Predicted 3D model of a 73-nucleotide RNA (transfer RNA) from a Candidatus Dojkabacteria bacterium.
Taxonomically the source falls in Candidatus Dojkabacteria (Bacteria, Bacteria candidate phyla).
It matches the Rfam family "tRNA". By type it is a transfer RNA.
The coordinates come from a structure-prediction model, not an experiment, and the mean pLDDT is 80.
RNA sequence: UGACUGGUAGCACAAUUGGUAGUGCAGUCCGCUGUUAACGGUCAGGUUACAGGUUCGAGUCCUGUCCAGUCAG
Numbered sequence: 001u002g003a004c005u006g007g008u009a010g011c012a013c014a015a016u017u018g019g020u021a022g023u024g025c026a027g028u029c030c031g032c033u034g035u036u037a038a039c040g041g042u043c044a045g046g047u048u049a050c051a052g053g054u055u056c057g058a059g060u061c062c063u064g065u066c067c068a069g070u071c072a073g
Base pairs, nucleotide, nucleotide: 001072002071003070004069005068006067007066010025011024012023013022019056027043029041030040031039049065050064051063052062053061
């Protein structure tokens, strides 16, 4: 420098080929227990890396930029 893959909640990841952004763990609160742990319930938490474009509608498609990984030189 080029090619490919990826970037979504604090962490690990989904989102069925464009149509309400979710699950688990962690966290809040409540229950249970002599207490803790475990368990059950509940609530909160998001500029989907950034900026544009297409579309009635974009995490998803297109362009550019940034970051990480792999490969080639």